[in-house]
RNA sequence: CAUUUAUGACGGGGGUGGUUCUCCCUGAGAUAUAAACCCUUAUCACCUGAUACGGAUAAUACCGGCGAAGGGAAGUCAUAACUGAAAAAAU
Numbered sequence: 001c002a003u004u005u006a007u008g009a010c011g012g013g014g015g016u017g018g019u020u021c022u023c024c025c026u027g028a029g030a031u032a033u034a035a036a037c038c039c040u041u042a043u044c045a046c047c048u049g050a051u052a053c054g055g056a057u058a059a060u061a062c063c064g065g066c067g068a069a070g071g072g073a074a075g076u077c078a079u080a081a082c083u084g085a086a087a088a089a090a091u
Stems, first nucleotide, its partner, number of pairs: 001084002004081007011040004017025002046071003053064003
């Protein structure tokens, strides 16, 4: 100096269902004018396909494929670690 990974700050993007609607189920997250959570180039956010298909469930965007699909924010800086290269010094 460079790549990769992790963390943080700032900037940016995203979702909010089912139900017996009290409760309960899944999940990081099912908020209500406000936070939190997730994602930021992507084979890990999310959207389309999808009022779809197969399997479960009280039910559901619950699980799975679809999916190396198409789109999607093309970020910046700092710190730490690994790896590589160059230069200097010492031996």

Predicted 3D model of a 91-nucleotide RNA (TPP riboswitch aptamer (THI element)) from a Bacteroidota bacterium.
The organism belongs to Bacteroidota, within Bacteria.
It was read from a public genome assembly, where an Rfam model found it.